[in-house]
């Protein structure tokens, strides 16, 4: 130095929920909020899991399947990093 590990310090990110707006939804931005995160950074064609259905087929009173679009990284996962007590 680097690994495994999280103790302190010094930051950091913000769920839920309201407000506005986008979107057919799922959910995103923004701004207010702080439930919580050592990676709650970043990656959605590297994997897998979840969620949705404008469109298409099939079916059709309707639901309902497949199909495709998209979304979710605060569901796992790869992949980068701050600081350094035991």
């Nucleotide at each position: 130095u680097u690994a495994c590990c999280g103790a302190a310090a010094a930051g950091g990110c913000a769920a839920a929920c309201c407000u506005u707006g986008g979107g057919a939804a799922a959910u995103c931005a923004a701004g207010g909020g702080u439930c919580g995160c050592a990676a709650a950074g970043c990656u959605a064609u590297a994997g897998g899991g979840g969620c949705u259905u404008c469109c298409u087929c099939u079916a059709a009173c309707a639901a309902a399947g497949a199909g495709u679009u998209g979304c979710u990284c605060g569901c796992c996962a790869g992949u980068u990093g701050c600081c350094g007590a035991a």
A computed fold for an 86-nucleotide RNA from Paenibacillus silvestris, annotated as c-di-GMP-I riboswitch aptamer. The source organism's lineage runs through Bacteria, Bacillati, Bacillota, Caryophanales and Paenibacillus.